[in-house]
RNA sequence: GGGGCGUUGGUCCAGUGGCCCAAGAUAGCGGCCUUUCACGCCGUCGACACGGGUUCGAUUCCCGUACGCCCCG
Numbered sequence: 001g002g003g004g005c006g007u008u009g010g011u012c013c014a015g016u017g018g019c020c021c022a023a024g025a026u027a028g029c030g031g032c033c034u035u036u037c038a039c040g041c042c043g044u045c046g047a048c049a050c051g052g053g054u055u056c057g058a059u060u061c062c063c064g065u066a067c068g069c070c071c072c073g
Base pairs, nucleotide, nucleotide: 001072002071003070004069005068006067007066010026011025012024018056028044029043030042031041032040049065050064051063052062053061
C1' cells in the first nucleotide's frame, strides 16, 4: 500500500428498513429483607464510533474517515 471482518450503556452482548425514542446479563444508584454484610426481590440510571448519501422513514443499505483484528504484498 491492497483486501476482508468488526465498532451498540461502565463491561459483555441481541437486534436483516417502520412492531425499536433499541432487548438481556452484569456493574452503579435507591428501596425491601437482614443485628450488619452478602444472597434474594423491586425500582431506577445509562448506548447505535464520526461525517456524508439513498429512502416517506436508517442501529440496519451505500461512500468516506478513525480505531481494532486477520490475510496479501
A computed fold for a 73-nucleotide RNA from a Candidatus Omnitrophota bacterium, annotated as transfer RNA. The organism belongs to Candidatus Omnitrophota, within Bacteria. The RNAcentral record of the sequence draws on ENA. Its Rfam family is "tRNA". From the family's description: Transfer RNA (tRNA) molecules are approximately 80 nucleotides in length.